[in-house]
RNA sequence: UGGGAAGAGGGCGCAGCCGCUGGUGGCCCCCCACCAGAGGAAAGUCCGGGCAGCACAGGGCAGGAUGCCAGCUAACGGCUGGGCGGGGUAACCCGACGGAAAGUGCAACAGAAAGCAGACGGCCGGUGUAUCCGGUCAAGGUGAAACGGUGCGGUAAGAGCGCACCAGUCCUCCUGGCAACAGGGGGAGCUAGGCAAACCCCAUCUGCUGCAAGUCCCACGUUCCGCGUAAACGGGGCGAUACACGAGGGAGAACUGGCCCGGUUCGCAAGUACCCGUGGAUGGGACGCUUGAGGUGAGCGGCGACGCUCAUCCCAGAGAGAUGGCUGCGGAAACAGAACCCGGCUUACGCCUCUUCCCACCUC
Numbered sequence: 001u002g003g004g005a006a007g008a009g010g011g012c013g014c015a016g017c018c019g020c021u022g023g024u025g026g027c028c029c030c031c032c033a034c035c036a037g038a039g040g041a042a043a044g045u046c047c048g049g050g051c052a053g054c055a056c057a058g059g060g061c062a063g064g065a066u067g068c069c070a071g072c073u074a075a076c077g078g079c080u081g082g083g084c085g086g087g088g089u090a091a092c093c094c095g096a097c098g099g100a101a102a103g104u105g106c107a108a109c110a111g112a113a114a115g116c117a118g119a120c121g122g123c124c125g126g127u128g129u130a131u132c133c134g135g136u137c138a139a140g141g142u143g144a145a146a147c148g149g150u151g152c153g154g155u156a157a158g159a160g161c162g163c164a165c166c167a168g169u170c171c172u173c174c175u176g177g178c179a180a181c182a183g184g185g186g187g188a189g190c191u192a193g194g195c196a197a198a199c200c201c202c203a204u205c206u207g208c209u210g211c212a213a214g215u216c217c218c219a220c221g222u223u224c225c226g227c228g229u230a231a232a233c234g235g236g237g238c239g240a241u242a243c244a245c246g247a248g249g250g251a252g253a254a255c256u257g258g259c260c261c262g263g264u265u266c267g268c269a270a271g272u273a274c275c276c277g278u279g280g281a282u283g284g285g286a287c288g289c290u291u292g293a294g295g296u297g298a299g300c301g302g303c304g305a306c307g308c309u310c311a312u313c314c315c316a317g318a319g320a321g322a323u324g325g326c327u328g329c330g331g332a333a334a335c336a337g338a339a340c341c342c343g344g345c346u347u348a349c350g351c352c353u354c355u356u357c358c359c360a361c362c363u364c
Base pairs, nucleotide, nucleotide: 001360002359003358004357005356006355007354008353009352010351012330013329014328015327016326017325018324020037021036022035023034024033025032026031039335043346044345046344047343048342049341050340051210052209053208054207058261059260060259061258063206064205065204066203067202068082069081070080071079072078083097084095085094086093087092098201099200103199104198105195106194120140122136123135124134125133126132148166149165150164151163152162153161169188170187171186172185173184174183175182176181214287215286216285217284218283219282220239221238222237223236224235225234226233243279244278245277246276248275249274252266253265254264255263256262294313295312296311297310298309299308300307301306
């Protein structure tokens, strides 16, 4: 200098004018001042957790998810490190990466033959010729895939048919490693091809619903209790499955959000649980709501994910939903916009800046 690999940061700034939301304060109705006010993905809603409800959330089955090993973490299908396999000269990148010698199933086209392999041409023998019969996978052609490789022996021609070496598989032992696994010795033997993001088997995890969850207060509706003749008053329950009415039914019903068990509640008759029919009352406010597995800095431990300690900071919280508009200057101004919160993954993102590393060439 050229090409490449892995990451990190920024992603509008300043000024003027006009607005919006929250908080604090002030001659807190009006109004004014000050302070704060979207993201790295706030997105997709794909995983995991907190929190909340289903009275207690318990056992089994079904279903679902995950799938090399060790660790991190609140947890995970995430992350870190390692192993193995694949790609790249390299930096580095990619991998649902348990089981195919449990069972079932699948494999287009081509090809003679595709799963207890197989004879199309060729070769060899019957055999003298052959379109017939037998032997043969060493060589040919097909295919994504054709049942180890090389050599020697052997044979009619051949073949793990035999042997030597090599490669792989399984069993066993040794060494290193927490382990995945790697290296080596001995034996068996080529009977054992691929696909499990096909069914399936094995191991581990897994109840359902989501902040419109849910809780409280007031009003409204209704019922019960106390006092009482009653009204009024006081207290409690429930509320779209309240509650009331019915000369309707009725001995079981409901919940545990797939099924069974187990559990719980109401009722078992004055037909008082429950079912059916008819009638029938819901508005407002507050909480949940943002202090949190929190941010920043330093030190220590760890290869790292991360952990511990100390210091310091408070950084949107609405409920029709704020975070904006115009003008000027400045190379340009991407994707996009909170609604319970947090950890991830994935997807979108013009452009600018920086760091480390690899390869090639040149110069000193």
The RNA shown here (Bacterial RNase P class A) has 364 nucleotides and comes from Meiothermus rufus DSM 22234. Lineage of the source: Bacteria > Deinococcota > Thermaceae > Meiothermus > Meiothermus rufus. The coordinates come from a structure-prediction model, not an experiment, and the mean pLDDT is 76. Its Rfam family is "Bacterial RNase P class A". It is annotated as a ribozyme.